This is a predicted structure of a 1509-nucleotide RNA (small-subunit ribosomal RNA) from a metagenome. The prediction has a mean pLDDT of 84.
RNA sequence: AGGGUUUGAUCCUGGCUCAGAGUGAACGCUGGCGGCGUGGAUUAGGCAUGCAAGUCGAGCGAUCCUUCUUUUUGGGGAUAGCGGCAAACGGGUGAAUAAUACAUGGGUAACAUACCUCGAAGCAGGGGAUAGCCUCGCGAAAGCGGGAGUAAUACCAUAUGAGCCCUGAACCUGAGAUGGUUCAGGGGAAACGAUGGCCUCUAUUUAUAAGCUGUCGCUUCGAGAAUGGCUCAUGGCCUAUCAGGUAGUUGGCGGGGUAAAUGCCCACCAAGCCUAAGACGGGUAGCUGGCUUAAGAGAGUUGUCAGCCACAUCGGGACUGAGACACUGCCCGGACUCCUACGGGAGGCUGCAGUCGAGAAUCUUUUCCAAUGGACGAAAGUCUGAGAAUGCGACGCCGCGUGAGGGACGAAGGUCUUCGGAUCGUAAACCUCUUUUGUCGGGGAGGAAGUUCCGCCUUUUAAUAGAGGGUGGAAUUGACUGUACCUGAUGAAUAAGCCACGGCUAACUCCGUGCCAGCAGCCGCGGUAAUACGGAGGUGGCAAGCGUUACUCGGUUUGACUGGGUGUAAAGGGUCCGCAGGCGGUUUGACAAGUGAAAAGUGAAAUCCUUUUGCUUAACGAAAGAAGUGCUUUUCAAACUAUCAUACUUGAGGAUGGGAGAGGAGAGUGGAACUGUCGGUGUAAAGGUGAAAUUUGUGGAGAUCGACAGGAAUGCCCGUGGAGAAGUCGGCUCUCUGGUCCAUACCUGACGCUCAGGGACGAAAGCUAGGGGAGCAAACAGGAUUAGAUACCCUGGUAGUCCUAGCUGUAAACGAUGGGCACUAGGUGCUUGUGCCUUGUGCAUGGGUGCCGAAGCUAACGCGUUAAGUGCCCCACCUGGGGACUACGGCCGCAAGGCUAAAACUCAAAGGAAUUGACGGGGGCCCGCACAAGCGGUGGAACACGUGGUUUAAUUCGAUGCUACGCGAGGAACCUUACCAGGGUUUGACAUGCUGGUAGUAAUGCUUCGAAAGAGGUUACGAUCUGUAACCAGUCAGAAGCCAGCACAGGUGCUGCAUGGCUGUCGUCAGCUCGUGCCGUGAGGUGUUUACUUAAGUGUAAGAACGAGCGCAACCCUCGCUUUUAGUUGCUACCUGCCUUGAUUUUCGAGGUAGGGCACUCUAAAGGGACUGCCCGCGUUAAGUGGGAGGAAGGCGGGGACGACGUCAAGUCCGCAUGGCCCUUAUAUCCUGGGCUACACACGUGUUACAAUGCCUACUACAGCGGGAGGCUAAGUCGCGAGAUGGAGCAAAUCCCUUAAAAGUAGGCCCAGUUCGGAUUGAGGGCUGCAACCUGCCCUCAUGAAGCCUGAAUCGCUAGUAACGGCGGAUCAGCUACGCCGCCGUGAAUACGUUCCCGGGCCUUGUACACACCGCCCGUCAAGCGCUGAAAGUGGGAGGCGCCCGAAGCCCGACCGCAAGGUUGGAACACGGUGAAUUUCAUGAUUGGCGCUAAGUCGUAACAAGGUA
Repeated sequence: AGGGUUUGAUCCUGGCUCAGAGUGAACGCUGGCGGCGUGGAUUAGGCAUGCAAGUCGAGCGAUCCUUCUUUUUGGGGAUAGCGGCAAACGGGUGAAUAAUACAUGGGUAACAUACCUCGAAGCAGGGGAUAGCCUCGCGAAAGCGGGAGUAAUACCAUAUGAGCCCUGAACCUGAGAUGGUUCAGGGGAAACGAUGGCCUCUAUUUAUAAGCUGUCGCUUCGAGAAUGGCUCAUGGCCUAUCAGGUAGUUGGCGGGGUAAAUGCCCACCAAGCCUAAGACGGGUAGCUGGCUUAAGAGAGUUGUCAGCCACAUCGGGACUGAGACACUGCCCGGACUCCUACGGGAGGCUGCAGUCGAGAAUCUUUUCCAAUGGACGAAAGUCUGAGAAUGCGACGCCGCGUGAGGGACGAAGGUCUUCGGAUCGUAAACCUCUUUUGUCGGGGAGGAAGUUCCGCCUUUUAAUAGAGGGUGGAAUUGACUGUACCUGAUGAAUAAGCCACGGCUAACUCCGUGCCAGCAGCCGCGGUAAUACGGAGGUGGCAAGCGUUACUCGGUUUGACUGGGUGUAAAGGGUCCGCAGGCGGUUUGACAAGUGAAAAGUGAAAUCCUUUUGCUUAACGAAAGAAGUGCUUUUCAAACUAUCAUACUUGAGGAUGGGAGAGGAGAGUGGAACUGUCGGUGUAAAGGUGAAAUUUGUGGAGAUCGACAGGAAUGCCCGUGGAGAAGUCGGCUCUCUGGUCCAUACCUGACGCUCAGGGACGAAAGCUAGGGGAGCAAACAGGAUUAGAUACCCUGGUAGUCCUAGCUGUAAACGAUGGGCACUAGGUGCUUGUGCCUUGUGCAUGGGUGCCGAAGCUAACGCGUUAAGUGCCCCACCUGGGGACUACGGCCGCAAGGCUAAAACUCAAAGGAAUUGACGGGGGCCCGCACAAGCGGUGGAACACGUGGUUUAAUUCGAUGCUACGCGAGGAACCUUACCAGGGUUUGACAUGCUGGUAGUAAUGCUUCGAAAGAGGUUACGAUCUGUAACCAGUCAGAAGCCAGCACAGGUGCUGCAUGGCUGUCGUCAGCUCGUGCCGUGAGGUGUUUACUUAAGUGUAAGAACGAGCGCAACCCUCGCUUUUAGUUGCUACCUGCCUUGAUUUUCGAGGUAGGGCACUCUAAAGGGACUGCCCGCGUUAAGUGGGAGGAAGGCGGGGACGACGUCAAGUCCGCAUGGCCCUUAUAUCCUGGGCUACACACGUGUUACAAUGCCUACUACAGCGGGAGGCUAAGUCGCGAGAUGGAGCAAAUCCCUUAAAAGUAGGCCCAGUUCGGAUUGAGGGCUGCAACCUGCCCUCAUGAAGCCUGAAUCGCUAGUAACGGCGGAUCAGCUACGCCGCCGUGAAUACGUUCCCGGGCCUUGUACACACCGCCCGUCAAGCGCUGAAAGUGGGAGGCGCCCGAAGCCCGACCGCAAGGUUGGAACACGGUGAAUUUCAUGAUUGGCGCUAAGUCGUAACAAGGUA
């Protein structure tokens, strides 16, 4: 100090959430020791039992005991009672209480105080009772009553009495006498008590006392200390959906009462008092020092410790007392519990322990008064659950330990593995050492100060008594406890867990699971390879603890004082006026409230901080200091604010003179248009729409002319023009009237600004009453549209719209921008004033209204002197989305409704601006056989092939919109083959390694069973290579083969959504990017845009870009022209020879052949050629483009190969490779047979046709690409033919396939189901092959189906193209090939053009889309769950009001009594009862709403012009 989470990404706003610290905690797992702390937070619920307040015999009388003593009036001890003091402290709890409380600081001129200290004075003389005890009685008990009799420091009267108290007067202080001083009058006290001692004085008698003396006690007065009462100011919770409250209320006079002021109480009088600075009411709550957190300011909290308050079963009351309205006192009433003889009684743990209950949850029915403190006492001492100790609980904080050093075959084992290894890991074992802690044993502090006794000194005293003080000695006092601590022995011995490991957040792998089980603080994991679930190994963190849960602060500037915002994110009130309030110009003086300074008092202690110091350290404790930001008092200062006074003019207002204007109200009036009525002319339609219809019209419409009536609105002018506070205001004229601007600088002299509450105005719709009603037009009706159409469109049409009077009070009432003042560059328009003179398109200066822009601001968009800039003042409003512009309550309204305004519940987002894409039934530009223009097809027929479906034992699998369907398959009879049935084999059909074995062995032959595979049998035959020293051989060893076994093989089994590779598609579309720079907070932009151009991001120019890459183009192949080179198997112009043949012989022609030859063709190598190079026009002098010349070819010459970044989780695990999973006598493998060829049907791709541009017959021409040795196969012969025979030639420019066909010539057919068409079927043949049944092809003869140009719809093609014609090849034994891949021949038509359909590119625009329109998303209904409102009511609580009743007790009165007291009445009152209302909570048939919930129904409202913005 920040992080995660909204988005494809970004910035912002904004919520949610995490990391930190803390706790009187609880829960889960685990647990060695010690110290110091801490522990009923819930039921202020109920309580068994024990203890928690007694003490004094030196106040008093009596009784009992005594192991004491010399018998005694003795000593000691105990019991109940009278009496004194204490019991009002200490201890507990936090229910009540929002002020009778607390905190801080004052006041008391309004007060009290037992015990204690100091000072002064005093203590005289008397009296009568009563407990106890005894006795009698009542009662179950608790207890009570009668009689007799007794004491006091108990009680009572009297005496004396000051400086005390009361009354009165004078003076003093003071703001004020109620204070002080003086005087006068009146009033009031006590214990000759207790105890120790003595004889100095007095009295008597040695000795004692009424004497003396000491101590204690008693009475009065004063003072002190300390404590309390009352009172004042200030401060600290929520709520206005609580706005008015109050009759003892506010004050006065007079009484009463109190320690004391006071309506504290009473009578009378007055009508006040509190309140927006929040009264009154409601809710909640003990307050504080402090504690937690935080940088601080704050926020939260009030347990332990300390101060104050309140309470003591609930409510009321007084008594006693110095003090109480009293926790372990009293009386009364209620609830509860207990006892009872039923008549009555007893009780109060919110004291310490303990128990029950409720609860997530909180301890020992312990020891001791040794210490500290308290009560009593003269003291010893007694009492003390205060306190000190101890026990229990890891509840917290702190400290210690669970060993240390060495130790590598890096053991075993676990886990992982790429099988090499890695890791747990020096970890262990093992060796050496130590002993804190533990166990056993020994020693052993401190907490102890005092008290008593005996001496001594001193004070008091007459005193060597006595008492007090000091000092010395002796004795004695410890619950904890033989504790802390020290020490000996022992032996690594007795001691580690918990959580986490996807990101935030340190820490990773394997297995299991398979949207299941589960996890989760937020985001989110899990649907077969999960670092997120569960387990394991490893790792990280903390550690006697670790996690979780709950709560608080923090982070969060997310309530902002420090320290936020409001144009669009939540947020400016619709507008103005204006009281309170807040703020306020210049000058001078005064004052001192605010402000500043200084000093004093206080701010308890503890805590925090600092420094020392004590426990071995620390926690913990002690001492000192600082701090405590506060409050109060006094003094000083006088700048600023306030206040008072004085002056001023610039703020504000007025005056005078001018100005513009749809500013407002009322009255009058005009024209156009519209509709209606009347009349004329006139005839068949009019109207309306995308198209129609409803509607009007022959009963005369519409059209047209004239007249009349009516109501509403005011064309042009009209303008980002004007006016107004806003809403709003528009023909013209008149009347009344508001505001504003300018000029002058004449007047007033701060009179100002803002404004909660309040008031006024306030569009449209709506409401009330009365008018009015032409047009328009909710509702409604009809016609259309549609799947539907309660809509959009059309025809009608009522409220309403208009006027008058009132109400309503809301709008996207918007500039989504509150008002005022001041300051901060400009430019350019519009409007309205004024001034100047150089009269111009002038300059200057005001008001208003627009645009563009500087600085600055802003998240950005944008704002920018008309601020959203910079400052000041005042008001309003906001604090995540939904629920909710809602409910309830209140106020307003005739109603509709308005204003104010929550919660439960739910989500992790909702949102703003901008970016890149994608999309649009948005726009612009452009392209493409995309449309159009054409040619030919498909869809109809038959057949072929593929697919779906169906069938089947199987019909193997894959491909499925374009981009599957003559596709994988370029060739399923067996094989292929993956499928089915049946029969076999199991280290296997195939690979590698290891171990063992192997000669009459393996293999071959023969043979049995069998469909084969295979399983047996038989013996006939019968086995290799290398080395083994020196020649051979043998032995031995190894290799190969075979057998057995172990590792393993094998899988066309699954996952193409785990993958590689390859491929399709957008698309041969022109795009896709990068570096540097620049712009932007950023995503990103620029470049890549714009203009022109291109087939092209092709180029040129401009330009914050400059360059570059992948694509385009070119380089490559091929075709078209040409040159050179080279000529065999190619060619043959020319020459020669030979042969054949023709013409009439020579001669010549034609053909063939051989030799020259290489000119030509051709072949195949290398070159040339075309580049907008040249000319003209256009264009920017460009790029380029139109035309032309030349040229074989002209603007890319034609064709091919070549496919950017990427998209579709596209296709393929069955081509191959490959991760994971699965099978292993089977999902492997072999064999036979079958199937992939099935067939009511549907689709796709083709072939052949339907004929005359044709068919048939005959004759006759012209190719190219290719292929050939288990091959192509010639000539010849045979067969109608398929084919057979034959065998020459050829590994090919040589031989063969190989006759090209359409075309052409001639003839026939004559428009018909035909001489078209050939399906189907029959018969007979041929070929391949082991084998043509399922299931091949071909031939011949015969048969001769559908079909006569093809519905909706749809496909291809722009030139050597379409169309038509044939030829070749791959695969292949053969072929279901009409397919596919190539080749040549013949050879068109059309393109005006880009409106439309489809696809694509670029720019731009909108977007709520980003899985990207096959997107997103709304509402009703239906289902489940949750929350909440209303509701006939029902039940409970609360506070007040009226009335009734009225205990105890205080007070008052009356009566009785000598008195004590009694009887009775009254006032007021607790509890209780009752009535009418109020308020709150719970519940309620039914009902309304909201929210949530993978795949329900109906539509499609919104987002694009969302298809009606």